RNAcentral holds the sequence, with entries from SILVA. Predicted 3D model of a 1465-nucleotide RNA (small-subunit ribosomal RNA) from a metagenome. The prediction has a mean pLDDT of 81.
[in-house]
RNA sequence: UCAAUCGGACUUUUCUAAAGAGUAAUCUAAGGAAUUGUUAGUGGCGAAAGGGUUAGUAAUGAAUAGGUAACGUACCCUCUGCUUUGGGAUAGUGCCAUUCACCUUCGGGUGAAUUUCCGAAAGGGACAGUAAUACCAAAUAAUGUCAUAGGUCGUAUGGCUUAUGACCAAAGAUUUAUCGGCAGAAGAGCGGCCUAUUUCCUAUCAGUUUGUUGGUGAGGUAACGGCUCACCAAGGCAAUGACGGGUAGCGGGACUGAGAGGUUGACCCGCAACAUCGGGACUGAGACACUGCCCGGACCUCCACGGAGGGCUGCAGUAACGAAUAUUGCGCAAUGGGCGAAAGCCUGACGCAGCGACGCCGCGUGCGGGAGGAAGUCCUUCGGGAUGUAAACCGCUGUCAGGGGUAAGAAAGUGCACUCCGGUGCAUUGAUCUAACCCAGAGGAAGUCACGGCUAACUUCGUGCCAGCAGCCGCGGUAAGACGAAGGUGGCGAGCGUUGUUCGGAGUCACUGGGCUUAAAGGGUGUGUAGGCGGAAAAGUAAGCGUUUUGUGAAAUCCCCCGGCUUAACCGGGGAACCGCUCGACGAACUGCUUUUCUUGAGCUGAGUAGGGGCGCAUGGAACUCUUGGUGGAGCGGUGGAAUGCGUAGAUAUCAAGAGGAACACCAGUGGUGAAGACGGUGCGCUGGGCUUAUGCUGACGCUGAUACACGAAAGCGUGGGGAGCGAACAGGAUUAGAUACCCUGGUAGUCCACGCUGUAAACGAUGUCUACUAGGUUGUGGUGGUUCUGACACCAGCACGGCCGAAGCAAAAGUAUUAAGUAGACCGCCUGGGAAGUACGGUCGCAAGGCUAAAACUCAAAGGAAUUGACGGGGGCUCACACAAGCGGUGGAGCAUGUGGAUUAAUUCGAAGCAACGCGCAGAACCUUACCUGGGUUUGACAUGCUUGGAUGCCAAUCUGGAAACAGAGGAAGCUGCCCUUCGGGGUGAAACUUGCACAGGUGCUGCAUGGCUGUCGUCAGCUCGUGUCGUGAGAUGUCGGGUUAAGUCCUUUAACGAGCGAAACCCUUACCGUUAGUUGCCAGCGGGUCAUGCCGGGGACUCUAGCGGGACUGCCGGUGUUAAACCGGAGGAAGGUGGGGACGACGUCAAGUCAUCAUGGCCUUUAUGCCCAGGGCCUCACACGUGCUACAAUGGCGGCGACAAAGUGACGCAAUACCGUGAGGUGGAGCAAAUCGCAAAAACGUCGCCUCAGUUCGGAUUGCAGGCUGGCAAUUCGCCUGCAUGAAGUUGGAAUCGCUAGUAAUCGCGUAUCAGCUAUGACGCGGUGAAUGUGUUCCUGAGCCUUGUACACACCGCCCGUCAAGUCACGGAAGUUGGGAGUACCCAAAGUCGGCUUGCUAACCUUCGGGAAGCGGCUGCCUACGGUAAGCCCGAUGACUGGGACUAAGUCGAAACAAGGUA
Repeated sequence: UCAAUCGGACUUUUCUAAAGAGUAAUCUAAGGAAUUGUUAGUGGCGAAAGGGUUAGUAAUGAAUAGGUAACGUACCCUCUGCUUUGGGAUAGUGCCAUUCACCUUCGGGUGAAUUUCCGAAAGGGACAGUAAUACCAAAUAAUGUCAUAGGUCGUAUGGCUUAUGACCAAAGAUUUAUCGGCAGAAGAGCGGCCUAUUUCCUAUCAGUUUGUUGGUGAGGUAACGGCUCACCAAGGCAAUGACGGGUAGCGGGACUGAGAGGUUGACCCGCAACAUCGGGACUGAGACACUGCCCGGACCUCCACGGAGGGCUGCAGUAACGAAUAUUGCGCAAUGGGCGAAAGCCUGACGCAGCGACGCCGCGUGCGGGAGGAAGUCCUUCGGGAUGUAAACCGCUGUCAGGGGUAAGAAAGUGCACUCCGGUGCAUUGAUCUAACCCAGAGGAAGUCACGGCUAACUUCGUGCCAGCAGCCGCGGUAAGACGAAGGUGGCGAGCGUUGUUCGGAGUCACUGGGCUUAAAGGGUGUGUAGGCGGAAAAGUAAGCGUUUUGUGAAAUCCCCCGGCUUAACCGGGGAACCGCUCGACGAACUGCUUUUCUUGAGCUGAGUAGGGGCGCAUGGAACUCUUGGUGGAGCGGUGGAAUGCGUAGAUAUCAAGAGGAACACCAGUGGUGAAGACGGUGCGCUGGGCUUAUGCUGACGCUGAUACACGAAAGCGUGGGGAGCGAACAGGAUUAGAUACCCUGGUAGUCCACGCUGUAAACGAUGUCUACUAGGUUGUGGUGGUUCUGACACCAGCACGGCCGAAGCAAAAGUAUUAAGUAGACCGCCUGGGAAGUACGGUCGCAAGGCUAAAACUCAAAGGAAUUGACGGGGGCUCACACAAGCGGUGGAGCAUGUGGAUUAAUUCGAAGCAACGCGCAGAACCUUACCUGGGUUUGACAUGCUUGGAUGCCAAUCUGGAAACAGAGGAAGCUGCCCUUCGGGGUGAAACUUGCACAGGUGCUGCAUGGCUGUCGUCAGCUCGUGUCGUGAGAUGUCGGGUUAAGUCCUUUAACGAGCGAAACCCUUACCGUUAGUUGCCAGCGGGUCAUGCCGGGGACUCUAGCGGGACUGCCGGUGUUAAACCGGAGGAAGGUGGGGACGACGUCAAGUCAUCAUGGCCUUUAUGCCCAGGGCCUCACACGUGCUACAAUGGCGGCGACAAAGUGACGCAAUACCGUGAGGUGGAGCAAAUCGCAAAAACGUCGCCUCAGUUCGGAUUGCAGGCUGGCAAUUCGCCUGCAUGAAGUUGGAAUCGCUAGUAAUCGCGUAUCAGCUAUGACGCGGUGAAUGUGUUCCUGAGCCUUGUACACACCGCCCGUCAAGUCACGGAAGUUGGGAGUACCCAAAGUCGGCUUGCUAACCUUCGGGAAGCGGCUGCCUACGGUAAGCCCGAUGACUGGGACUAAGUCGAAACAAGGUA
């Protein structure tokens, strides 16, 4: 689910009717029949479908193609035949006991309730009796099944067929027309089984397997089969990856990609597997069964503790987990399924709705007009610009949402009636969705990300290595287009952005389509197995291959065409495709296979030939060490220098003799041999390979080569020898801060031999082996042939090996280039960012040391190659410089001056810091300066501009008060009080000044690392660049290099360079000589005058001089050298000679050099103060340290007297003479002078005379006292200068170290000026006087230039960088152990259950001789066996005191290993 299998229960309706009542109609009504609905059961079918999920599974799976002659099949379709006769049960059902009520013939009955015998429940039980399409028995039966005997076909154990014998079946229902039932055959569809091919990672899984592999026989199955069992044999699988481990459902397809591929397997379809975990069977056509059964385990629920029940990975839903994933919805109306004859029932399949922007698609949020353009906001160079036709405003439209409204369509069927059997008519079926149409009104509807580059899109403010950003590079430390905000812009848009994942880009695993000299990468070398590849010719074959054909490659998807929803997404129809597998046919070029043949690849043979090829034996000389003896007598040895060491016990040295071990000078050579490692005196023996040549032979015998095997430097190991020299370790001596090193003296192992092991090297040509081809030149080694009549030499040709140069090509370049890194082919090995790491674990080898194989976590954004330009080097070459050397004089020691540091302070203002800060800013701090400190005062201000208030007054001197002053308050004489109009009464305006308020002033406050300007330095060094051309992929190079020369990138020459610019030089100034012009204030030779004297005067222009203009010097001349040149050397002449001396002049750039305090200036800060004014103080302090100077230490001197000779300056706010006073500073006074006229002004050293006589002095002058002077100072205490007298310190030439100078220089001597009232000036800048020495070189120190070389540097050596230790963080390894999991092995226990055995228990159908039998049930038992237990191992994790290295971190510690010759390559 079925009432059309069966008998019931209750129930609706109808009929009948015993009996009863009634006169009767008729009524009641047991029973029976039919009927409506509901329902428990029997029976049938289904429940093995549909729905869910991906745990397991690497093959018992899947996909594709086949097979089944080794099979099954309920329902469906077709065909043939049959459907006879009986029997015994059983479910359902009734009933079991108590209480109450009623009736009673007292037996009991009826009704109700409780629940009934057991049990809490679930459930179970006793008794009675019943039906079938349930069950059983019998009959009949073949084209069924089995057996036997044939025939025929087939590749096959098989198909078809003949004969004989044996065996097997059924179910009926009813409306009589159908539906069923049984047997057989065939089909369709669906299954079972088998085969081939394909199907992830791992070899740090290499051996595995015992029912394993096969056979015989038996059992079992629907069916083949070790599927199971007994026996026999010893096989099966595996490098083409067995076995093991990990992971995983597979396919159609999906995403991506140009493709090839890569990744994936949600939704839909096919297959598989699973259903709480494990085991098992039953039923059935089909299951070992999701919502069936039995057993065991875990978990959950109920319980009266005795037991019992459960399985959402069905649809909803709940909880938990989690970043996260929906409604306990409606309906069977459609489609499909089950049952049924059907109506119909069931169906969380399904159809719909709900939730979620989760995806795809479509639509809207309006459309048109509207200003040089509102407001707001943002920016601004303050002019303006942007947002922006955007808004407002005007006109228009009406999608979506909203309200109303309509009900087409999704419906096909079904029932009834009629029917000519074709259909027609009527009635009826919608869970849900919703079109058309009307209303209203721009109304309700825009966000999100980005804006440094990649990558479309930019400004302002805030912040200040903070906060933060970040995909990569990276941004942020006070001007952030990178953070945050705002404005603006760009992208996409109902979405946008982030995160995760996959593919792409990525030719970055390379089949298409990569590489290996130096970037990662050729095995250390050979022999050789498997494998891969393989010469010429012919024939055959047809596996590969090609053409064609057959079947298949499910549908969906993708693609094309057409069509349906207003479009699209979506859907429908048709086609193509599915690149695969497969059947047959044809072809024979190529590959394969078979056969035959060939000689060129390969090999063999003969004759020669070179060689440190290998092994063994023997042997030689030199050197060395030792021993013995002789000579000899103090050292030897060693180093940068020494010492340890050896030596008077006689060393070293030397002679002689002897011993020992190792290595073989010269020859000897980018020469030879060998596969590589490697091999070197000589002789002999044994032995491998090569080359040349001759042609004879074999006939592809070849190449490569995973695994394997052999060899394999040095060091090392084992056993035994040997041991001269050398020499790890070790000892000592040195060096050094240290020196466990470099150097030295010793010295053990070792080095040597034999045997064995180890098996690695920068085992390198950083270049695998083989073959072929592709310009040359030159050279070496070993053979051969030819040319000449012969030989030698020579030349030519060719072969093998070893080198150099080089074309094309290749290469990132360097380079390579017939010995390829070129062009091709064959095979092997290897690579895939750096570090961790060639490490850990595992395996394996080894005596050990260790080797081979070989990761990950974690971490970084690089690591690396080649070349370029610089910079640097304790690299090289050349060259220069007061760089050194040669000299002279200093500093460093003393005293003082001055600057700085430090200390101090209320303040000691600030800056300058190696050279290149430190007598610097400061060419002058008592006040001022002055910026600092203390105190007092002031606030539109000391100073500028504008606006504004007031109002006609105001300003202002003297004076007075307070005060330290500033200032405040009085005071107001004289003077001033604008401009316009004016009737002179006044009116208007408001300039100057004052005043009120506002803008603003002000700042020596910060930032020189925001800047301009100026300056220093390298450096007056000779460099620095550009255009065009050329070379190079390029950075770049060339030019600018080379050879000469120069002070010079100066010039010459050569030259793929040719030219040019900035620098150098020159031009400019000064000085040295001459000429000319001029002749005052300068000069005075000659003339004249005058004076004590003087160019003093007249005069002169000769001279000196002054200052204008010229000349002069150019390697011009001569000789030599040189390249013919540039140039150099020497000489002449000349005042001057090779830029005559000096100055100004400073390339590209470097130092974030210096300066915000000269000035200017961005930003920041301050505004009754960080501004301004004033008084006083400070910048002047003082234990100390440094720099720069002065004066000295004395006799080349000091002092005194006398006497000479300059230049350049400067003077009116001035210089000041003569004179007088004073010891003096100075004073009085004021001739002269705006100065070639006058003054400062005396120059000094020097000369001469005298004294001093080597001393802390007649040196030296500090310090201090007293007395004075000066200041155009207000003031001299802090804190000036000078004078006189007195005082009379240190110091007797200066350690380490260090500075200047090459000629009118050093040294020394004075003079002047600026600043300035004065002065701290011994400073700075100038001037002249006197006036040397040394060098003619480049070894060294320092600096610089050019070329070259190396580089791991580029912030450029003040660079880079290594290791231990210490601290922190992270991941990993080891570890006594502890603990969890996995797969097995052996044994123990053994549930349920199949199969087998036993059975004295029980039993309806059948048989029976009635005793029983057959059969079944039950029970017992055997094998197997889940779970469980025990044991020893294996594998994988977690954890573990402690321990090991690793990575990363802040500026830690110690050294200095590497990069340069990195200081020892």